About this RNA
Large-subunit ribosomal RNA, half B from Centruroides sculpturatus, 1203 nucleotides, folded computationally. The prediction has a mean pLDDT of 85.
[in-house]
Context: one part of a larger RNA
RNA sequence: CCAUUGUUAAGGAACUCUGCAAAAUUACCCCGUAAGUUCGCAAGAAGGGGCGCUCACUUCGGUGAGCCACAGGAAAUGUGAGGGGCGACUGUUUACCAAAAACAUAGCUCUCUGCUAAGUCGUAAGACGAUGUAUAGGGGGUGACGCCUGCCCAGUGCCCGAAGGUUAAGUUGAUUUGUUAGUCAAAAAUUAAAAUACGACGAAGCAUUGAUAUGAAGCCCGGGUGAACGGCAGCUGUAACUAUAACGGUUCUAAGGUAGCGAAAUUCCUUGUCACUUAAUUGGUGACCUGCACGAAAGGCGUAACGAUCUCUCAACUGUCUCAACAAUGGACUCGGUGAAAUUAUGGUAACGGUGAGAACGCCGUUUUCCCGCAGCAAGACGAAAAGACCCCGUGAAGCUUUACUACAACUUCGUAUUGGAUUCUGGUUAAACAUGUGUAGGAUAGGUGGGAGACUUUGAAGCGUUGACGCUAGUCAACGUGGAGUCACCCUUGAAAUACCACCCUUGUUUAAUUGGGAUUCUAACCCACUUUUGUUAUCCAAAAGGGAGACAGUGCGUGGUGGGUAGUUUGACUGGGGCGGUCGCCUCCUAAAAGGUAACGGAGGCGUUCAAAGGUACCCUCAAUAUGGUCGGAAACCAUAUGUAGAGCGUAAAGGUAAAAGGGUGCUUGACUGCGAGACACACAUGUCGAGCAGGUGCGAAAGCAGGACUUAGUGAUCCGGCGAUUCCGUGUGGAAGGGUCGUCGCUCAACGGAUAAAAGUUACUCCGGGGAUAACAGGCUAAUCUCCCCCAAGAGAUCACAUCGACGGGGAGGUUUGGCACCUCGAUGUCGGCUCAUCGCAUCCUGGAGCUGGAGUCGGUUCCAAGGGUUUGGCUGUUCGCCAAUUAAAGCGGUACGCGAGCUGGGUUCAGAACGUCGUGAGACAGUUCGGUCCCUAUCUGCUGUGGGCGUUGGAGUGUUGAGAAAAGCUGUUCCUAGUACGAGAGGACCGGAACGGACGUACCACUAGUGUUCCAGUUGUCCCGCCCGGGGCAUAGCUGGGUAGCUAAGUACGGAAAGGAUAACCGCUGAAGGCAUCUAAGCGGGAAGCCUCUUUCAAGAUGAGCACUCCUUGAAAUUCCUUAUGGACUAUGAGGUUGAUAGGCUGGGUGUUUAAGUAUGGUGACAUAUUGAGCUAACCAGUACUAAUAAUUGAAAAA
Repeated sequence: CCAUUGUUAAGGAACUCUGCAAAAUUACCCCGUAAGUUCGCAAGAAGGGGCGCUCACUUCGGUGAGCCACAGGAAAUGUGAGGGGCGACUGUUUACCAAAAACAUAGCUCUCUGCUAAGUCGUAAGACGAUGUAUAGGGGGUGACGCCUGCCCAGUGCCCGAAGGUUAAGUUGAUUUGUUAGUCAAAAAUUAAAAUACGACGAAGCAUUGAUAUGAAGCCCGGGUGAACGGCAGCUGUAACUAUAACGGUUCUAAGGUAGCGAAAUUCCUUGUCACUUAAUUGGUGACCUGCACGAAAGGCGUAACGAUCUCUCAACUGUCUCAACAAUGGACUCGGUGAAAUUAUGGUAACGGUGAGAACGCCGUUUUCCCGCAGCAAGACGAAAAGACCCCGUGAAGCUUUACUACAACUUCGUAUUGGAUUCUGGUUAAACAUGUGUAGGAUAGGUGGGAGACUUUGAAGCGUUGACGCUAGUCAACGUGGAGUCACCCUUGAAAUACCACCCUUGUUUAAUUGGGAUUCUAACCCACUUUUGUUAUCCAAAAGGGAGACAGUGCGUGGUGGGUAGUUUGACUGGGGCGGUCGCCUCCUAAAAGGUAACGGAGGCGUUCAAAGGUACCCUCAAUAUGGUCGGAAACCAUAUGUAGAGCGUAAAGGUAAAAGGGUGCUUGACUGCGAGACACACAUGUCGAGCAGGUGCGAAAGCAGGACUUAGUGAUCCGGCGAUUCCGUGUGGAAGGGUCGUCGCUCAACGGAUAAAAGUUACUCCGGGGAUAACAGGCUAAUCUCCCCCAAGAGAUCACAUCGACGGGGAGGUUUGGCACCUCGAUGUCGGCUCAUCGCAUCCUGGAGCUGGAGUCGGUUCCAAGGGUUUGGCUGUUCGCCAAUUAAAGCGGUACGCGAGCUGGGUUCAGAACGUCGUGAGACAGUUCGGUCCCUAUCUGCUGUGGGCGUUGGAGUGUUGAGAAAAGCUGUUCCUAGUACGAGAGGACCGGAACGGACGUACCACUAGUGUUCCAGUUGUCCCGCCCGGGGCAUAGCUGGGUAGCUAAGUACGGAAAGGAUAACCGCUGAAGGCAUCUAAGCGGGAAGCCUCUUUCAAGAUGAGCACUCCUUGAAAUUCCUUAUGGACUAUGAGGUUGAUAGGCUGGGUGUUUAAGUAUGGUGACAUAUUGAGCUAACCAGUACUAAUAAUUGAAAAA
């Protein structure tokens, strides 16, 4: 010193984030017990009293009379009260940092589920659900109880609906293409021509294409639904003070927040305002309402009881504190035994200043330092430990989310197979039969073309009636009845067409047949049955049989559309004075750009993602803007004329360059806005981009020379792949074709992150992980000093007057390195971060005290400036706070640096991991310099450093004693009262300087006589229990059992003392004399005064002060010392001191003191507990003396020279 423990004067939470920890309370019995309440509780509420022993009585519960003590005795054994938040409760949870307000819960509610249930697991069989059946089971939400639960269905979801739209496979198969039997053909076709047997058409079939139609769910659509996901506004006017707005207006919405609550676990501003609580309250409670950003089952508001919950207050109590002291045990330390670890480039490992990758034991300079241990302390070794968890980066990883992308499971839809019969309804197609057909004109309802002069008729014509069908309302057709002999065509008219009848057809329809679909119903035989019975069989499986049910459905396979974070794989850009947010990303013009070219920045300015068939080509012609003057309407500007006019205009579009001998403005004719090429250059990593004479062809304009391959020039853009279209003397998988491809032309990208990763891609991580980075942020340092702090210059003004007693604008110049920043230089194979505690140390721009000047200084009290860093510089309330505000003091309550000093010194309240909640944001996962409750602080010290304490050697022989003091350290504060003196001063009120004295506060040193504390056994009392056989008397254990005292020692709160006084040299300042400079001048020569500051003086250490000092004494005729032993006032060890028989060193003994308080034994009294006497008795540690009884036995070392 640490851990554990005991006691503590006075005070009593002043400690601190917080009464953390400790103390206190405590059993049992009696009395007594509030608000509130769900009437159960609250409640052991609170609070008060009793408690031992003896004797007697007893209803065995007690009652009465006595006795002793400080205490009714040890151990065990609730602190209590009041208020608030949250959660109803008991319960559960992060095994190993979170026990909670989180989870659960009973209750409430929504929703699904009719049994082979839904749901879950499984490929399936099957299983759970459940041997349950809607009073049951699954899922979601809320969370006892009480009062309640408002408005919105626009969005999203879910449910219902089915008319319409859209829509897959399948079915259908219009059409297309290829092939070519055949036909045509030497014509046509192709071609500039030569030339070419090549060509054209093309049935069926086979391939190919795939229009149309049909075709479900889904989506669109129409409703419903909030205890589904969710949501629940703004502006403005108005009342007879003001303020406010019951009232009104207006906009928007799906609807605009109702009740209740409200600065709240929610309130930023904020420590809101008021009240209470306190001396003082960022806390607490109650209110208010301005709710940044409460709000009604992600429930709202209350609520008794409950809680190792969070928070505030009070009582009690205390070493939490003021402020620490003593004691005990175990470590630490010494000795003996045994014997690790991390770490470690090598180490002979100092301080300061500097330097250096900007924080040096190691470099430079100076200073300091004899060599080596041991015990300690932790400031440094950017100490150890852990390839930083924060931050950034990686075309890293993983978890999670979703209306990211893409798949898949699952669910669902339709088709088809398994899969059959019948009936009926309704489509398509084919065949047959029958019907059907109205423009106008015309007899009148003329389908087309052709044939045609006749056709029909007792096998019943016309007409009439009834019925039916069609219908253009005129009529046509059919059936039946009646009727009983004619009707129609030709002809005529009309018209594009002329009719009877026949043939072939068209439109529309009916019937029949076949075929192919769809719907409904039905059947039974596939298929199915966790239905019954029987058998196997003593069997809830299974199988078979019989019966029953269901039934071509279901189920399953394949194909298909939809839904699909249920699952999976991935993506989610870069630049960037860290990253994110913001901005940007390609091209053109200018400046930056430093007179070639080129040249960066999140430097400064602007444009582009086109336009034009003329705004192109050519030939010819012309000249602008502006101003002045003049001129009808006519004006500042219209048009005309004249003059001046190098460009001040124009050139589609930005800017620059260019331009009047045109690139500008016109007119004519036109298409060179051509085809095939291209010497050679420029730019340039590549890829690309740019310019280009000239050649061939054909063209336009021009008389011609010539010019023309778009536009005064520079922007107006996109590689490759893939695909489309046109052309083509190219290739053509045995051959011929074809398919397909190539080539030329052309089209399709805000691939704008514009050299374009894919056709196709967002988030989150505080649950995180890996690899890296001091290439890059947060702390600290460094550089810088915009900002900041301080100072100075100028002096407009304020100050009645007067710039400068005091203040000082507009401006200017500096210093400092405490603020906020900038930069990104060491450190990311780790430099721990705010505040507090402890301990400090330095600066001075001084808060106090000291000394001065000026004053708008009468005095007192001040203001301001100068000198001055010696010392000092408070305690509380609130808050994590630094800070700040407040209370009370004070001489004063200074400002800063020291890694915002100090975590291998402490704390851990804040911040900053994992849990949880509120508000807000987000669809969500999640997020928030917003809030709230909770949440592991490791290290045995090697070196330096520091505090102590030893050993060695040296100091020139060895010793003893006493000193000097180079040097170092310590100390250094100040008030009140009184006297001078109620004096100086002042009208008064008030009221001194200077000088002197007394008494204090804080701080320090020493000590223990006093006052006190402790005092582990000095004394006494006493409980329980065991033992000494019992009694008596004692002993052990229970914290030293507890309790009352207490010697020595050690201590403070106790006592004593200290800061002084004085000298020297000075600072600011004040002077003397005094020139330079005949004056003046404190200065230049010279001489004074002048401060708590400096040097002495005071105290302590100090000759390793290697500079080792000095003095005296002793010593080979032995100075002295050691080992060793007895030891303490010393002490970790060592050392030091006292002693070692010539001895009181320790122990013992004797005596005394001190403390305790009247021992034991005996006697007496009492039934007894017990009392009294002997008795101030007995005992008594460390104290003071005396006394050799015991132990200090024995042994060793030791110095030069002279004489």

Rfam family: Bacterial large subunit ribosomal RNA.